Model confidence (mean pLDDT): 76 of 100. This is a predicted structure of a 142-nucleotide RNA (c-di-AMP riboswitch aptamer (ydaO/yuaA leader)) from a Geobacteraceae bacterium. It matches the Rfam family "c-di-AMP riboswitch aptamer (ydaO/yuaA leader)". Gene Ontology terms of the family: regulation of gene expression and cyclic-di-AMP binding. The RNAcentral record of the sequence draws on Ribocentre.

[in-house]
RNA sequence: CCGCACAAGCAGCCGAGAUUCGUCCGCAAAGGACGGAUACGGGGGACCCGAUCAACUGGGGCGCAUUCCGGAUAACCACCGGAUAGGGAACUUCCAAUCCCGAGCCCGUCAGCUAACCUCGUAGGCACCUGGAAGGGCACAA
Numbered sequence: 001c002c003g004c005a006c007a008a009g010c011a012g013c014c015g016a017g018a019u020u021c022g023u024c025c026g027c028a029a030a031g032g033a034c035g036g037a038u039a040c041g042g043g044g045g046a047c048c049c050g051a052u053c054a055a056c057u058g059g060g061g062c063g064c065a066u067u068c069c070g071g072a073u074a075a076c077c078a079c080c081g082g083a084u085a086g087g088g089a090a091c092u093u094c095c096a097a098u099c100c101c102g103a104g105c106c107c108g109u110c111a112g113c114u115a116a117c118c119u120c121g122u123a124g125g126c127a128c129c130u131g132g133a134a135g136g137g138c139a140c141a142a
Base pairs, nucleotide, nucleotide: 012126013125014124018038019037020036021035022034023033024032025031039122040121041120042119043118044117049112058110059107060106061105062104067083068082069081070080071079086101087100088099089098091135092134093133094132095131096130
């Protein structure tokens, strides 16, 4: 000097996944359990509207994560590769550039929309950040 790994701090990212109050346990200000409020997100659920036949492989929900082509296989699934609807990248929007994701899970024969109403969740995982324009926010100074 370069590279890799680990740890800590600051400021942050994906996502609905946050703030706060009370009671109890506890030596405790550590930690935990329970019950509320606010906030954000999801599901069920009328009239009206929509739908209304048959068969095949019942149908449906959360999520950006859907659809297709090729390889291989007797064929399908899985697997490998390529693309793609869609989505993410540090205040927001627009333009440009670059990089990445394009999963997974749940209900259980049942659910269109849907006011009142009922009900569920508040996890998990990361990590050092391109440029221009416009508009904001915070801090500092006066």